THF (Tetrahydrofolate) riboswitch aptamer, 112 nucleotides, folded computationally. Its Rfam family is "THF (Tetrahydrofolate) riboswitch aptamer". The family has 101 seed sequences and 747 matches in Rfam 15.1. Gene Ontology term of the family: tetrahydrofolate metabolic process. Model confidence (mean pLDDT): 76 of 100.

[in-house]
RNA sequence: AUCAGAGUAGGUGUAUGCGCGUAAAGUGCGGAACGAACGGGGAGUUGUCGUUCCGACGAAAAGCCGUCCGCGUAAGCGGGGGCUUGCGGUGCGUAUGCCGCAUCCCGCUGAA
Numbered sequence: 001a002u003c004a005g006a007g008u009a010g011g012u013g014u015a016u017g018c019g020c021g022u023a024a025a026g027u028g029c030g031g032a033a034c035g036a037a038c039g040g041g042g043a044g045u046u047g048u049c050g051u052u053c054c055g056a057c058g059a060a061a062a063g064c065c066g067u068c069c070g071c072g073u074a075a076g077c078g079g080g081g082g083c084u085u086g087c088g089g090u091g092c093g094u095a096u097g098c099c100g101c102a103u104c105c106c107g108c109u110g111a112a
Stems, first nucleotide, its partner, number of pairs: 002111004010099010020088003029055008040106004061085005067080005
C1' cells in the first nucleotide's frame, strides 16, 4: 500500500409483563424555536432523536358486578366505581431477530 471484516448511538419486527386512553390524551402528518446523540479517536450534514409551541386531520366499543351518590313508595333511572373482552399507527420494561458509523480522516481484526 491492497482486499475482507468487527463493533456505537439509534431505528424497527415479534413475544411477553405492567400501565395509559376509549369523557380522546397519545400515535401519525406539516411548520417554528431550542437542544442532544451519532462504531475506539477526530470532524460532522440537507440525515436522526428529544423538548416546547402552532396548524391540519382524527377513533370502537361491548358485556358483567350492583358496591357508592342522587332521584323515586317501588320497579327502576342517571352518575361515579370495579372486573372481563376488545379497540388505539398508545407509554415504559424485558427477551429475541433484523437494519445501522450519511460522509471524511485515523485506528482495530484477518488474509496474501